[in-house]
This record gives sequence, C1' cells and structure tokens, in this order.
RNA sequence: CGCAAAGUAGCUCAAUGGCAGAGCGGGCCGCCGUUAACGGUUAGGUUGCAGGUUCAAGUCCUGUCUUUGCGG
Repeated sequence: CGCAAAGUAGCUCAAUGGCAGAGCGGGCCGCCGUUAACGGUUAGGUUGCAGGUUCAAGUCCUGUCUUUGCGG
C1' cells in the first nucleotide's frame, strides 16, 4: 500500500429497510439471623465517526477511524 472481516447497553451477542432487544452484570424490593442463591421490579443506547439514498437506515451506498486476518 491492496483485499477481506468486525465495530450495537458495563460485558458477551441478536435484530431479513418498518417500535433498538436478550443473557450476564448494576439499582430497588421480597425471601433469609447474615451472605450467597432464588423470585419480582427497574434503570442503562449519538448502533465507531461524517455524509448520501429512502416515507422510513443498525441494516443499502460513499468516505473515514480502530481492531483482526491475508497478500505485497
């Protein structure tokens, strides 16, 4: 330098162009002599960044940044 893949909640990951979700973790309550476990409930998001297409974009297109792999 070229090619490919990945980037979404604190972590691991979903979401076939149509309300952004799950598990774990966090807060609160219950249970318990206490903790853990268990049950209930609740908060948490600039979907890496900047544009474009579309009635509508996490998803499609362009550029760019980071990481990983391959090639030179």
Molecule: transfer RNA
Organism: Minisyncoccota bacterium